[in-house]
């Protein structure tokens, strides 16, 4: 500084009460919460490849990321909204 966040993806082994960023709600946990550690899977932001090419597009070997709920809902604005803001995560 800037793209994207309504789609998609979960077992086991350990641990042993929190967890969902923040507040309030709600929801999720001893029929095991959160941390880690392997497998396994989504996605395609980057990098390889393919594409006569710097491109659309495909392709997943690398390098991030993610696998409850809409970024679980609301917070500030407009009379309102799948709208705009902020705020926050992840990529370059």
């Nucleotide at each position: 500084u800037u793209a994207u966040c309504a789609a998609g993806a979960g077992u086991g082994g350990u641990u042993g009460a929190g967890g969902g960023a923040c507040a309030g709600g709600c929801c999720c946990g001893u029929u095991g919460a959160u941390g880690c550690c392997a497998c396994a899977g989504c996605a395609a932001c980057c990098u390889g490849c393919a594409g006569a090419u710097u491109a659309a597009u495909g392709u997943a070997a690398g390098g991030u990321g993610c696998u409850a709920a809409u970024a679980c809902c609301u917070g500030c604005g407009u009379g309102a909204a799948c709208c705009g803001a902020g705020u926050g995560a992840u990529g370059a």